[in-house]
């Protein structure tokens, strides 16, 4: 890195074009043609955009996330190339071969944390051990200055042993009473020069005895990045019920020129067995408007598209040319069966070929060829798009 | 489109990284009783959902996966 059976017919399910019918004239309804109708992960929703709205002068504090370099990109925690550590391959660690992992700043800024164990866990410590240099103490000897031996109290060491994941550079000679970077080589570190290389680093020289445990997927520091909410974004159009203003409103009676004001009866419902009387609450139609639910519309398929050929690039990607260019559902359509043909897989009639044998025959991990039967995984878009995970059948 | 969990049969602690694997109900088993319940007394039960990293060590930290609930 390809591919997810093909092509046919026929029944169906969605969208869409055309055409006709009926029509309450509302662009719904209902028919027929013709075309089209799921992914490599549509999936999980880990990341990044892209768009829509809200916010917003910059800055800063908070919080979140990214982490070696340099490129690619719209952007990224993807990806491409280097670099370094690190396992592993190889004769190649020296002697630089293949392949793989790496959340790969910083613990020589601050703080914290390193259980048990062990003497001691971070300006360490002395259990066992080593040592008798010094100083004590005793015993010999003594030219009386002091020598020599013992012991190991005072003390020196940190080589070995022993604890732990981890114990303060490592191997070697010198040194030393034993030792120790103590001194010296030679790795290692750490600082500075100066070559390369855009850089991450590398490569030589000089110089320090060596201060730098480990832990930031621990708090935190440094650098860089980020507003917030998500199509249920958002925009249109607009039943209903509720606003608000008009207009037309049941009966009588008073005032008033008239708009109209006001009182009364009327109706419903408590009180009640009725009636009065008490208290309560309704007002009927009808247009207009602004918001704006249900709904329906639209965002919604031409987009960092896809294929191929060139041209730059180590790639990743990018320019340029030509060609394609057909899902858009909304409790959610893309489905069934027939029929050829192609793969796998069981079984294997026949036929070839080989080896034995006069021979009839017999054998065979050979080929070829096919009636028959069975099988084709993981999974269903829902605003797109770029990653990345996981799931899975062949090559 | 977003948010929250998973610990013993069961319902919950433990979340700050080490001897911290608890705690109540259940269950078994002893004791009480004439028996049983209730009191007492002791036990048993866990790979902290699953896999990988960071670390000297993970239930606790990180990432990725399954499930479950919620708006």
């Nucleotide at each position: 890195g390809a591919c997810a059976g093909a092509c046919g017919g026929u029944c169906g399910c969605g969208g869409g074009u055309u055409u006709c019918g009926a029509u309450u004239c509302g662009u719904g309804c209902g028919a027929a043609a013709c075309g089209c109708g799921a992914g490599g992960a549509a999936a999980g929703u880990c990341c990044g955009g892209a768009c829509a709205c809200g916010a917003c002068a910059g800055g800063a504090c908070a919080c979140g996330g990214u982490g070696g370099u340099g490129g690619a990109u719209a952007a990224c925690g993807u990806c491409c190339a280097c670099c370094g550590a690190c396992c592993u391959u190889u004769g190649a660690u020296u002697g630089c071969u293949g392949g793989g992992u790496c959340a790969g700043g910083g613990c020589g800024a601050g703080u914290g944390c390193c259980a048990c164990a062990g003497a001691g866990a971070g300006u360490a410590g002395a259990c066992c051990g080593c040592c008798g240099a010094u100083g004590g103490u005793c015993a010999c000897g003594u030219u009386c200055g002091c020598g020599u031996g013992a012991c190991a109290c005072a003390g020196g060491c940190a080589a070995g042993g022993g604890u732990g994941a981890a114990a303060g550079g490592g191997u070697g000679c010198g040194g030393u009473a034993a030792g120790a970077g103590c001194g010296c080589a030679c790795c290692g570190c750490c600082g500075c020069u100066u070559c390369g290389g855009u850089g991450a680093c590398g490569g030589a020289g000089c110089g320090g005895g060596c201060u730098c445990g480990g832990u930031a997927a621990a708090c935190c520091c440094c650098a860089c990045c980020g507003c917030g909410u998500g199509c249920a974004a958002g925009c249109g159009c607009a039943a209903g019920c509720a606003g608000u203003u008009c207009u037309c409103g049941a009966u009588c009676c008073a005032c008033a020129u008239u708009g109209g004001u006001g009182g009364a009866u009327g109706c419903c419902c408590c009180u009640c067995g009725u009636c009065u009387g008490g208290g309560g609450g309704a007002u009927g139609a009808g247009a207009a408007c602004g918001g704006g639910u249900a709904g329906c519309g639209u965002g919604c398929a031409a987009g960092a598209g896809c294929g191929u050929g060139u041209c730059g690039g180590c790639a990743a990607c990018g320019g340029c040319g030509c060609g394609c260019g057909u899902a858009g559902a909304u409790g959610a359509a893309u489905g069934g069966c027939c029929g050829u043909c192609a793969c796998c897989g069981c079984c294997g009639a026949g036929g070839c070929c080989g080896a034995c044998g006069u021979g009839a025959g017999u054998c065979g991990a050979g080929c070829c060829a096919g009636a028959g039967c069975g099988g084709g995984a993981c999974a269903g878009a829902a605003u797109c798009c770029g990653g990345c995970u996981u799931a899975c059948g062949u090559c | 489109g977003c948010g929250a969990g998973a610990u013993a049969g069961c319902u919950c602690a433990g979340g700050c990284g080490g001897u911290c694997a608890g705690a109540g109900c259940g269950u078994c088993g002893g004791a009480u009783u004439c028996a049983u319940a209730a009191c007492c007394c002791g036990g048993a039960g866990g790979u902290c959902g699953a896999g990988a990293g960071u670390u000297c060590g993970a239930g606790u930290c990180u990432c990725u996966c399954u499930c479950u609930c919620g708006c």